Overview
Guanidine-I riboswitch aptamer from Priestia megaterium, 105 nucleotides, folded computationally. RNAcentral holds the sequence, with entries from ENA. Lineage of the source: Bacteria > Bacillota > Bacilli > Bacillaceae > Priestia. Model confidence (mean pLDDT): 82 of 100. It matches the Rfam family "Guanidine-I riboswitch aptamer". Rfam describes the family as follows. This family represents a conserved RNA structure found upstream of the ykkC and yxkD genes in Bacillus subtilis and related genes in other bacteria. The function of this family is unclear although it has been suggested that it may function to switch on efflux pumps and detoxification systems in response to harmful environmental molecules.

RNA sequence: AAAAAAGCUGUCUAGGGUUCCGUUUAACAUAUGUUAAAGACUGGUCCGAGAGAGAGCGAUAUAGCGCUACGCUGUAUAACACGGAAGGAUAAAAGCCUGGGAGAC
Repeated sequence: AAAAAAGCUGUCUAGGGUUCCGUUUAACAUAUGUUAAAGACUGGUCCGAGAGAGAGCGAUAUAGCGCUACGCUGUAUAACACGGAAGGAUAAAAGCCUGGGAGAC
């Protein structure tokens, strides 16, 4: 100085806010409803991790089957990872995205 399958897609969690629902408050109405406000409202919906969990697909190596279509099946590997500020999306925010970035070691 450079590269990487350090790949892709669901599910979930830490976390996140407030469109919708619910809740609370106020006003009006009384067909127990309508309107407004509140996330220093537990929540449902919602968003959600490279450095969280787990699954599937894929990758690499290898063994067997098959008998040449790298076709099927099994096993193994997949390590490590400190990190702003700022900006962006959505209703909004975030451990989301820029981003395994800048920088640090």